[in-house]
RNA sequence: UCCUCGAAAAGGCAACCCCGUCGCGAGGCGGGGGCGCAAAGCCAGGGGCCUCGGAGUGAUCCGAGGCAGCCCAGUCAUCGAA
Numbered sequence: 001u002c003c004u005c006g007a008a009a010a011g012g013c014a015a016c017c018c019c020g021u022c023g024c025g026a027g028g029c030g031g032g033g034g035c036g037c038a039a040a041g042c043c044a045g046g047g048g049c050c051u052c053g054g055a056g057u058g059a060u061c062c063g064a065g066g067c068a069g070c071c072c073a074g075u076c077a078u079c080g081a082a
Base pairs, nucleotide, nucleotide: 005080006079012037013036017032018031019030020029021028022027035069041075042074045072046071047070048067049066050065051064052063053062054061055060
């Protein structure tokens, strides 16, 4: 120095809920708040879940969206004990 790991320290993010706002909706954004998080930074590539529309007797199929705090993958990154 790098990889793995995650004690300590300095910080960081922000669940649920409430208020406002955008959206048919899933949900997004802002404020309060503090469940939790070593990537709870970024990213929709692979799965998964959710929404809307259409077809179908049905199983299901097709299209358009959403979720990164569901998992995997990719990528950048703070600190330095065992």
Annotation: Predicted 3D model of an 82-nucleotide RNA (c-di-GMP-I riboswitch aptamer) from an Actinomycetota bacterium. Of the family's consensus pairs, 100% are formed in the model. Rfam family: c-di-GMP-I riboswitch aptamer. Gene Ontology term of the family: cyclic-di-GMP binding.